The RNA shown here (transfer RNA) has 72 nucleotides and comes from an archaeon. The coordinates come from a structure-prediction model, not an experiment, and the mean pLDDT is 84. Rfam family: tRNA. Rfam classes the family as a transfer RNA. Gene Ontology term of the family: triplet codon-amino acid adaptor activity. Rfam describes the family as follows. Transfer RNA (tRNA) molecules are approximately 80 nucleotides in length. The sequence was found in a public genome assembly.
């Protein structure tokens, strides 16, 4: 320098054009003598950034940036 994969909640990931989800973690409640576990409920993300396509974009296209891998 070129090519490929990847960027979504505190962490690990799903989601593949039509109002953003799960597990773990966190908070509250129930239960307990108390803690944990269990059960019930809740908070938390303008989907890396900018532009384009579309009635509509996390999702498609282009560029930039970050991470990983391959080739020379």
């Nucleotide at each position: 320098g070129c090519c490929c994969c990847u960027g979504u909640a505190g962490c690990u990931c799903a989601g593949c054009g039509g109002u953003a989800g799960a597990g773990c973690g966190c908070c509250u409640g129930u239960c307990u003598c108390g803690u944990a576990a269990a059960c019930a409920g809740g908070a938390g993300g303008c989907c890396a950034c900018g532009a384009g396509u579309u009635c509509a974009a996390a999702u498609c296209u282009c560029g930039u940036c970050g991470g990983g891998g391959g080739c020379u």